[in-house]
RNA sequence: CACACCAUAUAGGGGUGCUUUAAAAGGCUGAGAUGCACGCAAGUGCGAACCCUUUAACCUGAUACGGAUAAUGCCGGCGUAGGGAAUAUACAGAUAGAUUGA
Numbered sequence: 001c002a003c004a005c006c007a008u009a010u011a012g013g014g015g016u017g018c019u020u021u022a023a024a025a026g027g028c029u030g031a032g033a034u035g036c037a038c039g040c041a042a043g044u045g046c047g048a049a050c051c052c053u054u055u056a057a058c059c060u061g062a063u064a065c066g067g068a069u070a071a072u073g074c075c076g077g078c079g080u081a082g083g084g085a086a087u088a089u090a091c092a093g094a095u096a097g098a099u100u101g102a
Stems, first nucleotide, its partner, number of pairs: 001097001007089004011053004017028003034047005058083003065076003
């Protein structure tokens, strides 16, 4: 904290970086770094997988700050910050369950 957690159904939200090579094939972190199309490019759209739906994935601040690294939001603060997408059904149990802190 309570039809909470888990399960199912339908609906929706999100990110896709750094690096090596002529290319292909690769390397690093991670749950996830993907395919196709359009575009000079920036980018946009549609899928797949993954994550999340208020106990919050992710975005902004940020071409920012500190520490590492071959390099990168790689790690940390920023952060009790500001935004940010859900309903229904069934089961279960109080001597039980979920979450948080020490």
Description:
TPP riboswitch aptamer (THI element), 102 nucleotides, folded computationally. Model confidence (mean pLDDT): 75 of 100. The sequence was found by an Rfam model in a public genome assembly.